[in-house]
RNA sequence: AACAGAGUAGAGAACGGUGCGUGAAGUGUUCCGCGAACGGGGAGUUGUUGCGGAGACGAAAGGCUUUGCCUGCGGUACCGGCCUCGCAUCCCGCUGUC
Repeated sequence: AACAGAGUAGAGAACGGUGCGUGAAGUGUUCCGCGAACGGGGAGUUGUUGCGGAGACGAAAGGCUUUGCCUGCGGUACCGGCCUCGCAUCCCGCUGUC
RNA backbone atom coordinates (compact mmCIF):
# COMPACT_ATOMS: atom_id res chain seq x y z
C1' A A 1 0.00 0.00 0.00
C1' A A 2 -3.96 -3.62 -0.83
C1' C A 3 -7.71 -6.83 0.93
C1' A A 4 -10.50 -8.66 5.01
C1' G A 5 -12.40 -7.94 9.96
C1' A A 6 -13.87 -6.17 15.07
C1' G A 7 -16.49 -2.76 18.09
C1' U A 8 -21.46 1.82 19.52
C1' A A 9 -25.94 4.33 20.22
C1' G A 10 -30.06 2.12 18.77
C1' A A 11 -34.03 -0.84 16.12
C1' G A 12 -36.98 -5.37 15.63
C1' A A 13 -39.35 -10.63 16.54
C1' A A 14 -40.80 -14.25 19.93
C1' C A 15 -40.73 -15.41 25.29
C1' G A 16 -41.09 -14.34 30.76
C1' G A 17 -42.51 -10.80 34.73
C1' U A 18 -45.19 -6.45 36.69
C1' G A 19 -48.63 -2.74 35.35
C1' C A 20 -52.24 0.54 32.44
C1' G A 21 -56.69 0.93 29.48
C1' U A 22 -61.27 -1.54 27.96
C1' G A 23 -66.38 4.85 31.50
C1' A A 24 -60.65 4.78 25.43
C1' A A 25 -56.00 6.76 27.64
C1' G A 26 -52.29 4.54 24.95
C1' U A 27 -50.31 2.82 20.06
C1' G A 28 -50.11 4.16 14.87
C1' U A 29 -50.58 8.56 11.42
C1' U A 30 -50.13 14.07 9.31
C1' C A 31 -48.42 19.13 10.17
C1' C A 32 -45.75 22.93 13.19
C1' G A 33 -42.03 24.31 16.97
C1' C A 34 -37.76 23.22 20.10
C1' G A 35 -34.08 19.59 21.39
C1' A A 36 -30.92 14.87 21.62
C1' A A 37 -27.94 10.82 20.04
C1' C A 38 -25.33 8.57 16.05
C1' G A 39 -18.29 2.48 16.58
C1' G A 40 -11.90 4.92 19.63
C1' G A 41 -11.18 10.51 17.34
C1' G A 42 -13.29 14.32 13.84
C1' A A 43 -17.34 15.86 10.50
C1' G A 44 -22.42 14.63 9.90
C1' U A 45 -27.79 13.94 6.46
C1' U A 46 -33.34 14.44 3.25
C1' G A 47 -31.99 9.05 8.07
C1' U A 48 -33.04 7.87 13.79
C1' U A 49 -35.19 9.78 18.14
C1' G A 50 -37.36 12.89 22.65
C1' C A 51 -40.66 16.75 24.29
C1' G A 52 -44.60 20.40 23.41
C1' G A 53 -48.84 22.10 20.31
C1' A A 54 -52.61 21.15 16.55
C1' G A 55 -55.50 17.88 13.07
C1' A A 56 -57.70 13.55 10.90
C1' C A 57 -58.65 8.38 11.74
C1' G A 58 -59.93 4.85 15.42
C1' A A 59 -61.04 -0.32 19.17
C1' A A 60 -63.63 -6.41 22.10
C1' A A 61 -65.62 -7.63 25.21
C1' G A 62 -67.43 -11.81 28.16
C1' G A 63 -68.14 -14.36 32.83
C1' C A 64 -68.54 -14.50 38.22
C1' U A 65 -69.20 -15.39 44.48
C1' U A 66 -69.44 -7.56 41.61
C1' U A 67 -65.72 -1.79 46.74
C1' G A 68 -63.57 -6.61 43.28
C1' C A 69 -61.84 -11.02 40.71
C1' C A 70 -61.13 -14.27 36.34
C1' U A 71 -60.67 -15.03 30.97
C1' G A 72 -59.91 -12.16 26.75
C1' C A 73 -58.74 -7.78 23.90
C1' G A 74 -54.99 -3.25 22.79
C1' G A 75 -50.05 -2.16 16.22
C1' U A 76 -50.73 -0.62 25.31
C1' A A 77 -46.23 0.96 29.32
C1' C A 78 -41.88 -0.64 31.86
C1' C A 79 -38.28 -4.47 33.25
C1' G A 80 -35.41 -9.14 32.12
C1' G A 81 -32.33 -12.50 29.57
C1' C A 82 -31.92 -14.36 24.57
C1' C A 83 -31.87 -13.96 19.13
C1' U A 84 -31.59 -10.94 14.59
C1' C A 85 -30.17 -6.30 12.33
C1' G A 86 -26.84 -2.19 13.06
C1' C A 87 -21.30 3.37 12.64
C1' A A 88 -26.72 6.81 6.27
C1' U A 89 -22.15 8.70 4.57
C1' C A 90 -16.83 10.74 4.53
C1' C A 91 -11.71 11.03 6.78
C1' C A 92 -8.45 9.01 10.53
C1' G A 93 -7.49 5.17 14.06
C1' C A 94 -7.61 -0.47 15.80
C1' U A 95 -6.92 -6.03 14.50
C1' G A 96 -5.45 -9.84 10.83
C1' U A 97 -2.94 -11.34 6.23
C1' C A 98 2.60 -9.47 8.36